[in-house]
A computed fold for a 418-nucleotide RNA from a soil metagenome, annotated as Bacterial RNase P class A.
Of the family's consensus pairs, 95% are formed in the model.
The RNAcentral record of the sequence draws on MGnify.
It matches the Rfam family "Bacterial RNase P class A". Rfam's curators write: Ribonuclease P (RNase P) is a ubiquitous endoribonuclease, found in archaea, bacteria and eukarya as well as chloroplasts and mitochondria.
This record gives sequence, C1' cells and structure tokens, in this order.
RNA sequence: AGUCGGUCGGGCGGCCGCUCCGGUGAAACCGAAAGGUUGCCGGGGAGGAAAGUCCGGGCUCCAUAGACAAGCGGUGCCGGAUAACAUCCGGCGGGCGCGAGCCUAGGGAAAGUGCCACAGAGAAGAUACCGCCGCGGCGCGUUGCGUAUUCCGCGGUAAGGGUGAAAAGGUGCGGUAAGAGCGCACCGCGCCGGCGGCAACGCCGGCGGCACGGUAAACCCCACCGGGAGCAAGACCGAAUAGGGACGGCACGAGCGUUUGUUGCGCGCAAGCGCAGCCAAUACUCAGAUCAGUGUCUGGAUCCGCCGUCCGGGUAGGUUGCUGGAGGCGCCGGGUAACCGGCGUCCAAGAGGAAUGGCCGUCACGUAUGCGGACCACUUGUCCACAUGCCAUCCAGAACCCGGCUUAUAGACUGACU
Repeated sequence: AGUCGGUCGGGCGGCCGCUCCGGUGAAACCGAAAGGUUGCCGGGGAGGAAAGUCCGGGCUCCAUAGACAAGCGGUGCCGGAUAACAUCCGGCGGGCGCGAGCCUAGGGAAAGUGCCACAGAGAAGAUACCGCCGCGGCGCGUUGCGUAUUCCGCGGUAAGGGUGAAAAGGUGCGGUAAGAGCGCACCGCGCCGGCGGCAACGCCGGCGGCACGGUAAACCCCACCGGGAGCAAGACCGAAUAGGGACGGCACGAGCGUUUGUUGCGCGCAAGCGCAGCCAAUACUCAGAUCAGUGUCUGGAUCCGCCGUCCGGGUAGGUUGCUGGAGGCGCCGGGUAACCGGCGUCCAAGAGGAAUGGCCGUCACGUAUGCGGACCACUUGUCCACAUGCCAUCCAGAACCCGGCUUAUAGACUGACU
C1' cells in the first nucleotide's frame, strides 16, 4: 500500500408517560350484543439492515385421491449442504490482477430461423479497393531484334497495405512467375486410444491439412424442476338482511328384486292365492351430471340437479390467528468447508391507525475557541493534557414467522494473508 473476514454501532443515573406478560384485587363505567376499560406488585419491550418485495419455504384456504399429457414459468459446468432456493461450500474451465484475490453472462451454433449498424471490394457457401506477378500492345531504338518508366487489355493471386469490434486458423521456414496449408515444424482445431479423477476436466500418444466466423441476457433445441391465492390467508362469537329476482341451455333416465296400497282378470263357500298394470318407498346394476388449475384416464362421494349472464339486498362490531421456533448460547465429536450429530442451558416485542417515548444531568465520540507542553531549522502542520461552549451522534423503525440475496451505512476495535 492492498485483499478477505469478524464485533460494536452509544453508556450510566433520575423524573414523567405508553404497551405486553404473570400475580393480586374486585367494584364501577362503556356497549344493542359479543365483549371492552380502569387499581397495586414483579418482569419484558425495534435492526445491521427492521429497508427493497427479488428468491425459497413454514402456515392457512381453494379441495375428493392419483396418473399421464399440454400450456406457461423457472434453472442451466461438476460434486456436496439445506426444509427449500436463482442461496451457501468445495472444485473444474474461461477472463482480470505483480500477488493475496475478484468476476463468471458457464448445456447446444453440425436441427432450424434471425441479426452483425456505419465504414469497407467484401460480413458467411462473402470478396479484389491499393497492390504483387505473368503475357500482349501504342511508343523508343533497330540489320535481325531488343526494351517497356507511364498508359491500355487479358490472366493469376489473397502473402503485404487499407476499412472495421470482427475479414475464412497463428508464427516461422521452404517453395512459387508472384502467392496460398501448396509443403514442413511448433501451436490451435477435429477424431481415436491410454492414464488420473465420483465428475466437470487434465495429462500423454497417434492419425488428419482441417468442417462455412461471431451472436442463444436473440427466437429456438436439449436436460431437470414446478397447482393457485395469500395473515387484507383463515377460524369463532354477536348483530342484520332477501333461504332474493329474471333470462337462456343441459338433464329430469333404463333394467331388475322386495314391501304397502290400489285396478283388472282367473281360482276359491270363505279366509285368501296366482297373473298383469299403476302409484309410493327402498336396495342393486348401467347410463348421465357435478365435485382443485387446461385436457384425458382411473378410483371415490353426491344427485334431481347443474352451467352461464344480468339486476338487487345485508355485514365493515368483537375475539383469535399473534409468537416455544427448520430458535438462541456454550461445550464435545464428524467433515477441507458449507453443515450435521450429541449433551447442557435460556425464553430475551407482539402494536392494531398502530406502543417501545419525552425531559434533565453526566461519561465517552465529534466540533469551535483559549492556554500550556512535545516534535519539526522556521512559518505552517501534527500530537498530548486542561478549561469553556455546542452536539447527543451512520443508515434508519417490527406488523404471521423463518432461510437468503440486493441496496444504504459516520465512526471504533480486531484476525489472517499479499
């Protein structure tokens, strides 16, 4: 000078006030009721994030139990922890940093589609602007022929330069008319094999000149996971109202047995018996309808009801949910760690328009002034002590609870590492 953590984040005393719990007391008051208020004693009373509402759950209701599929949503390297998570721990790959460390957008581009502005010749079955090389020619010299700065035409080329975030592997050597994986070496890439590791992956060896870039926090594909709503959830008590009305649609079955009644026919002296039909009740089977979230299937329950739209009425009072928990602390054991197990001990807010506050004094912190001392060559500055005054301290306030993440945060103390 830096990196990664941990703790505190005002203390003490007095007076007055608020709220909860326990004990005690016991009548009065408020209210339509359910219920509520008031005395005395003892004990407790906002967080490091209570914020954001970004994740995950506990709990409550929808709501009869499951399976499959779709749709929608979430996650995305490997292994572990956890009630669970997009969290945490340990690793792997990649990037940054001298380092301790930090970040990670981390499956797939050879399934398909889209996009890559501008610049540039050309941005993915793409390319020739400036160039480089070869051939021919106007021209010049000339006996044949030679030469070719500039210029024109044809052909080859993508090594050099330019544009760009990015230009069809990189560096070097050879080769070539000039060049190019054209060839070679190393690196990169692909495939195969071996070794190490639970794995992500790493190392080694061989073969191949080698597939047409990037982007998926673009659509998409793949793998895994997932009901919804939420304490204004819900429960109880009291009071009140209209067990309201209108319209539309589906259904209001079938078979079979038993019992009572009844009708008709037959038998019988009569009691009564037999057959057929009808009404009612009941049991069974089948069918139909309804029963959590889109559909299907299975099981179960209910049933003469069910579905949809519109209009209209009552209630907003009280109690509860509401704090003993995936809880805190200490010790021991296991584990690299997150964390797990065992033993002991503690109970540290519960308001309901919203309590946990107001005032005084004092100590510490901070600040201003004055005086004195020390350091420094001097000014200045720094440090220490005292006096007086000011201030009463950073961010900021539970609302069913818990585990995280993110954001804000003056100052003080402290551990390890570079």